[in-house]
């Protein structure tokens, strides 16, 4: 260095117009894309997280399991690409909100898969 055990620290983005009493929610046109992985770079390939639901546990906070969870294709180039180029398309939990929400408010100064040439002890 590796390793392995403790601690720090980091860890989610997105607007203007129009109409209209009244919309960042509708109409037009935009923007924005958590982690790991994957012969070559990924919202849309494979997995994971949170949310949601259910069972245990538990006064509680919550913790463990299990479940369910959206979307691409063409032509290229190349030895390899649903990941790069090039055109075109699509997807976005749940609550709230004088008018319906990926984009405003909220749970969230949470939580979390990660990750860091970090620190410190041990190994070596």
């Nucleotide at each position: 260095a590796a390793c392995g055990u403790g601690c720090u620290c980091c860890g989610g983005g997105g607007u203007c117009g129009g109409u209209g009493a009244a919309a960042g929610u509708c109409c037009g046109a935009g923007c924005c894309g958590g982690c790991g992985g994957u012969g070559a770079c990924a919202g849309u390939c494979c997995g994971c997280g949170a949310c949601c639901c259910g069972a245990u546990c538990g006064c509680a906070a919550g913790a463990u399991c299990g479940g369910u969870u959206g979307a691409c294709c063409u032509g290229g180039u190349g030895g390899a690409a649903c990941u790069c180029c090039a055109g075109g398309a699509c997807c976005g939990a749940c609550g709230g909100u004088g008018a319906a929400a990926g984009u405003c408010c909220g749970g969230a100064u949470g939580g979390g898969a990660g990750g860091a040439a970090g620190c410190a002890c041990g190994c070596g």
The prediction has a mean pLDDT of 84.
The RNA shown here (FMN riboswitch aptamer (RFN element)) has 124 nucleotides and comes from Ruania rhizosphaerae.
The sequence was found by an Rfam model in a public genome assembly.